[in-house]
Context: one part of a larger RNA
RNA sequence: GAUGAACGCUAGCGGCAGGCCUAAUACAUGCAAGUCGAACGGUAACAUGAGAGCUUGCUCUUGAUGACGAGUGGCGCACGGGUGCGUAACGCGUAUGCAACCUACCUAUUACAGGGGGAUAGCCCGAAGAAAUUCGGAUUAAUACCCCAUAGUAUUACCAGAUGGCAUCUGAAGGUAAUUAAAGAUUUAUCGGUAAUAGAUGGGCAUGCGUUAGAUUAGCUAGUUGGUAAGGUAAUGGCUUACCAAGGCUACGAUCUAUAGGGGGUCUGAGAGGAUGAUCCCCCACACUGGUACUGAGAUACGGACCAGACUCCUACGGGAGGCAGCAGUAGGGAAUAUUGGUCAAUGGAGGCAACUCUGAACCAGCCAUGCCGCGUGAAGGAUGAAGGCGUUCUGCGUUGUAAACUUCUUUUAUACAGGAAGAAUAUUCCCUUGCGAGAGUCUAUGACGGUACUAUAUGAAUAAGCACCGGCUAACUCCGUGCCAGCAGCCGCGGUAAUACGGAGGGUGCGAGCGUUGUCC
Numbered sequence: 001g002a003u004g005a006a007c008g009c010u011a012g013c014g015g016c017a018g019g020c021c022u023a024a025u026a027c028a029u030g031c032a033a034g035u036c037g038a039a040c041g042g043u044a045a046c047a048u049g050a051g052a053g054c055u056u057g058c059u060c061u062u063g064a065u066g067a068c069g070a071g072u073g074g075c076g077c078a079c080g081g082g083u084g085c086g087u088a089a090c091g092c093g094u095a096u097g098c099a100a101c102c103u104a105c106c107u108a109u110u111a112c113a114g115g116g117g118g119a120u121a122g123c124c125c126g127a128a129g130a131a132a133u134u135c136g137g138a139u140u141a142a143u144a145c146c147c148c149a150u151a152g153u154a155u156u157a158c159c160a161g162a163u164g165g166c167a168u169c170u171g172a173a174g175g176u177a178a179u180u181a182a183a184g185a186u187u188u189a190u191c192g193g194u195a196a197u198a199g200a201u202g203g204g205c206a207u208g209c210g211u212u213a214g215a216u217u218a219g220c221u222a223g224u225u226g227g228u229a230a231g232g233u234a235a236u237g238g239c240u241u242a243c244c245a246a247g248g249c250u251a252c253g254a255u256c257u258a259u260a261g262g263g264g265g266u267c268u269g270a271g272a273g274g275a276u277g278a279u280c281c282c283c284c285a286c287a288c289u290g291g292u293a294c295u296g297a298g299a300u301a302c303g304g305a306c307c308a309g310a311c312u313c314c315u316a317c318g319g320g321a322g323g324c325a326g327c328a329g330u331a332g333g334g335a336a337u338a339u340u341g342g343u344c345a346a347u348g349g350a351g352g353c354a355a356c357u358c359u360g361a362a363c364c365a366g367c368c369a370u371g372c373c374g375c376g377u378g379a380a381g382g383a384u385g386a387a388g389g390c391g392u393u394c395u396g397c398g399u400u401g402u403a404a405a406c407u408u409c410u411u412u413u414a415u416a417c418a419g420g421a422a423g424a425a426u427a428u429u430c431c432c433u434u435g436c437g438a439g440a441g442u443c444u445a446u447g448a449c450g451g452u453a454c455u456a457u458a459u460g461a462a463u464a465a466g467c468a469c470c471g472g473c474u475a476a477c478u479c480c481g482u483g484c485c486a487g488c489a490g491c492c493g494c495g496g497u498a499a500u501a502c503g504g505a506g507g508g509u510g511c512g513a514g515c516g517u518u519g520u521c522c
Base pairs, nucleotide, nucleotide: 001521002520003519005518006517007516008515009514012375013374014373015372016371017370018368019367020333025331026330027329029328030327031326034075035074036073039072040071042068043067046066047065048064049062050061051060052059053058054057082286083285084284091211092210093209094208095207096206097205098204101203102202106199107198108197109196110195111194112193114148115147116146117145124137125136126135127134128133154179155178156177157176158175159174164170165169184191185190186189212258213257214256219249220248221247224246225245226244227243228242229241230240231239261283262282263281264280265276266275267274268273288309289308290307291306292305311322312321313320314319339365341364342363343362347361348359349358350357351356378409379408380407381406388400389399390398391397392396414459415458416457418455419454423449432441433440434439466511467510468509469508470507471492472491473490477506478505479504480503481502487494488493
């Protein structure tokens, strides 16, 4: 000098930041991922209309309308948010490569969308169970599913192989054969569907170099190292399998052990270095522990599935349910770390034509002097140098001290009262104008924070100072008490009767809403 700090004493305000470093311990409760009726069959609730009944303000019927529980279907749930267990590794960083690769949504371009079929959830009926839930029957729809047709710049096989590149090899134009598509919706001019190419974005893989300590760890390795063939993958590869060879790594530290997420950065330092990896950004890993795949463009998936295990809970003992390292919150641990708050107004995300819905992302508010920065606790004058305290060489003097009183001002802050934002538009909706339409113009509406920030007025010095130290290092000295006691102490050292070093007082010094102590790093 620094700190994600803690402790002691003290404390007026504001702005900006930060806030479980320990038990990746266990978790009550609520919320954190849904959305689309412009894909579909429908109608449980609510509302409207229509009809019927009568008790005249109620009941019943009707998907007709607005809508919409449950269900089929689509997209999303792989993002966003958390944590740092594991990992000494192509994990990260950096520089390259893929003639060895994928990429939903988005953009551009090209072509296409013909015909047919069978189911199933829901609803209805029945059955089992304490529940979770399950089973059977009948029946129904789709942008769900299946079949046929159509097919090139797609895929596969064969032929051919220009220009050019190359370590293997790659490969344009071209030819032949085989194979793979599609879906409609509505407010009727828009959205969606299929195939293909290119782009964009995101990812996958490979390689060089760099990346903690220990030799009181010296040998390690059988899918091990390489080849051939096959399988697998989006793709290369012992990734996997069969066969063949016997290799591969290592004193430039293999193997083993310990520790550890990595980086941009941060702290310190003149630098070189040393230390560190909270907050913010990028990458990685993980989601009760271990394993496995499914779905999908993408996962071996935090709030999905299955199996095993530990733990917790429910049970009618037959069987079931659960996973806060999401946001709050609880217990425990600890020197120690906050509210079971508000809003989707903005920014961003998901779905939707949209309106809109969802969003503990986010934006805000609450708590904490945890830090940094700013402001204040008054200003000017004022000497009978008042009283009191303390000291003293004691009729006195010194000091506290212009300090106070007193006089004149000011009003930041405070209190009261009144006004009162920006953040909100380029988006979107409705009306109007124009236009075939996309669009353009105009008008209107939308603020959690918040009656907050800010401003004006009124009142009145009114509401606001402590902490540590004073032997030397080190700025600051006397008196009293104590008497090697009580105590102090970072080091040297103080204390045994005049202690500037202990305790108190007066005075002083340093910092100041803080000041000291302790821990840690340079």
Predicted 3D model of a 522-nucleotide part of an RNA (small-subunit ribosomal RNA, 5' domain) from an uncultured prokaryote.